[in-house]
RNA sequence: GGGCGCAUAGCUCAGCGGUAGAGCACUUCGGUGACAUCGAAGGGGUCGUAGGUUCAAACCCUACUGCGCCCACCA
Numbered sequence: 001g002g003g004c005g006c007a008u009a010g011c012u013c014a015g016c017g018g019u020a021g022a023g024c025a026c027u028u029c030g031g032u033g034a035c036a037u038c039g040a041a042g043g044g045g046u047c048g049u050a051g052g053u054u055c056a057a058a059c060c061c062u063a064c065u066g067c068g069c070c071c072a073c074c075a
Stems, first nucleotide, its partner, number of pairs: 001071007010024004018055001026042005048064005
């Protein structure tokens, strides 16, 4: 320098054009002598950043940022 992949809740991940989900974690309640397990309810993210396409974008296009992988080049 060229190519590819990933970036979504605190963590691990799903969602592939129609107003964002799961598990764990967290909060409250039940429960226990008190914890844990278990049961019930609840809070939390406008989807890496900026543009574009579209009636509508997490999803399609472009650029950039970060991380990872492969190839090439120099010496």
Transfer RNA from Halopseudomonas aestusnigri, 75 nucleotides, folded computationally. NCBI's taxonomy places the organism under Bacteria, Pseudomonadota, Gammaproteobacteria, Pseudomonadaceae, Halopseudomonas. The prediction has a mean pLDDT of 83. The sequence is in RNAcentral, with records from ENA.